[in-house]
Small-subunit ribosomal RNA, 3' major domain from an uncultured bacterium, 475 nucleotides, folded computationally. The coordinates come from a structure-prediction model, not an experiment, and the mean pLDDT is 84.

Context: one part of a larger RNA
RNA sequence: UGACGGGGGCCCGCACAAGCGGUGGAUGAUGUGGAUUAAUUCGAUGCAACGCGAAAAACCUUACCUGGGUUUGACAUACACCGGAAGCCCCCAGAGAUGGGGGUCUCUUUGAUACUGGUGUACAGCUGGUGCAUGGCUGUCGUCAGCUCGUGUCGUGAGAUGUUGGGUUAAGUCCCGCAACGAGCGCAACCCUCGUUCCAUGUUGCCAGCGGGUUAUGCCGGGGACUCAUGGGAGACUGCCGGUGACAAACCGGAGGAAGGUGGGGAUGACGUCAAGUCCUCAUGGCCCUUAUGGGUAGGGCUUCACACGUCAUACAAUGGUGCGUACAGAGGGUUGCCAACCCGCGAGGGGGAGCUAAUCCCAGAAAACGCAUCGUAGUCCGGAUCGUAGUCUGCAACUCGACUACGUGAAGCUGGAAUCGCUAGUAAUCGCGGAUCAGCAUGCCGCGGUGAAUACGUUCCCGGGUCUUGUACA
Numbered sequence: 001u002g003a004c005g006g007g008g009g010c011c012c013g014c015a016c017a018a019g020c021g022g023u024g025g026a027u028g029a030u031g032u033g034g035a036u037u038a039a040u041u042c043g044a045u046g047c048a049a050c051g052c053g054a055a056a057a058a059c060c061u062u063a064c065c066u067g068g069g070u071u072u073g074a075c076a077u078a079c080a081c082c083g084g085a086a087g088c089c090c091c092c093a094g095a096g097a098u099g100g101g102g103g104u105c106u107c108u109u110u111g112a113u114a115c116u117g118g119u120g121u122a123c124a125g126c127u128g129g130u131g132c133a134u135g136g137c138u139g140u141c142g143u144c145a146g147c148u149c150g151u152g153u154c155g156u157g158a159g160a161u162g163u164u165g166g167g168u169u170a171a172g173u174c175c176c177g178c179a180a181c182g183a184g185c186g187c188a189a190c191c192c193u194c195g196u197u198c199c200a201u202g203u204u205g206c207c208a209g210c211g212g213g214u215u216a217u218g219c220c221g222g223g224g225a226c227u228c229a230u231g232g233g234a235g236a237c238u239g240c241c242g243g244u245g246a247c248a249a250a251c252c253g254g255a256g257g258a259a260g261g262u263g264g265g266g267a268u269g270a271c272g273u274c275a276a277g278u279c280c281u282c283a284u285g286g287c288c289c290u291u292a293u294g295g296g297u298a299g300g301g302c303u304u305c306a307c308a309c310g311u312c313a314u315a316c317a318a319u320g321g322u323g324c325g326u327a328c329a330g331a332g333g334g335u336u337g338c339c340a341a342c343c344c345g346c347g348a349g350g351g352g353g354a355g356c357u358a359a360u361c362c363c364a365g366a367a368a369a370c371g372c373a374u375c376g377u378a379g380u381c382c383g384g385a386u387c388g389u390a391g392u393c394u395g396c397a398a399c400u401c402g403a404c405u406a407c408g409u410g411a412a413g414c415u416g417g418a419a420u421c422g423c424u425a426g427u428a429a430u431c432g433c434g435g436a437u438c439a440g441c442a443u444g445c446c447g448c449g450g451u452g453a454a455u456a457c458g459u460u461c462c463c464g465g466g467u468c469u470u471g472u473a474c475a
Base pairs, nucleotide, nucleotide: 001475002474003472004471005470007469008468009467010466011465012464013463015459016458019423020422021421022420023419026314027313028312029311030310031309032308033307034305035304042053043052064300065299066298067297070294073123077122078121079120080119081118082117083116084115087104088103089102090101091100092099093098107111125289128287130285134283135282136278137277138276139274141272146185147184148183149182150181151180152161153160154159165176166175167174191266192265193264194263196234197233198232199231200230201229202228206223207222210221211220212219237260240254241253242252243251244250316416320375321374322373323372324371325370332363333362334361337356338355342351343350344349382413387408388407389406390405391404392403393402429451430450431449432448433447434446435445
């Protein structure tokens, strides 16, 4: 000087408390451990691994296993020699890879520069090992308020000071004081978005007033008022008033205002820590393999299953289930695509073909909510697992191993032990909708809106952190 303390002071955080809803019990989905297996490819392992890499394992992917095959190679460059084809089409063998046979060339200077086959040599290749050799990228403490430097001064020196102290703040934020005076990286602001308003511009958007038309609809003429869209401004700064305070910084209350003290949300992550993670994104040093640890292929496996754990979905019902009626979003996607009207089918879906490169057309019926009816506390008209049969769709192909539909079947489950998690407002809870990946496959992920709470006395305690101080046999 740090680190640590079941030392002390001050302070903060859904850290506790106050509340609301869960997990832990059930069934299923998914990941992991373990076991199994020819293989169940590999990595990730307290927080910070476990719906993680994987924003899609039937084949492919695929790295694993088994079988049958290959060796200048699936890919790059170069040289030497030999050939004229290569490619495409057809036939045969085969699970295919592949092997065998046949047909068909181009330019023209008659040569193979180009292209391509064979042989040979250099070399290719490796999702092989080392993340404790590395770059890059990332997690984490933590969006915590810290981390440093120059000059000066003090100290023999390591170092200290500044950065400590008194206030204050979300903040090393600002003020005052001070052997310090300044500065840098962080904080804040500048960026995006939401909330108010003004101006400009109105198509594919809008429809108040005017005219026309319809069973009806901005449908038509037209209009720029409104909504909205796109661009550009204004607005919030403790600016104003009162009080407290040290006459300061600031805090408390108020006015005006759409918004008030960082207005809400996002992006943004200092010096560093964990030899944290990744050699399987990529790059890369050593090392290893080179008729194999490379490359191609068919089938299988990654989907197993006495068990254990994590994360979720659905429930256990009446604030509910079911039937009928009826209303209101936002944000997205679409030409190898989205697919309307209409017809067929109980349905998944099939036919059909209009429109749309999309503020125009389509996906697209939002659901909870609301109205009426029914069920009457039952393992039920709750719950839907499992299984049987019949089908639909995608795709070369749904047996291992897809999703969905119909009928039948109707399991566990009556609110969950010890323990434990999230959340402070348009939040929790609850309800649907969209997208990426994608032929098909979503209870996961990333977004979007609808309905919309309760509670916070407070900082004694648990956990994590900041700062000052103190002790130390630790570095």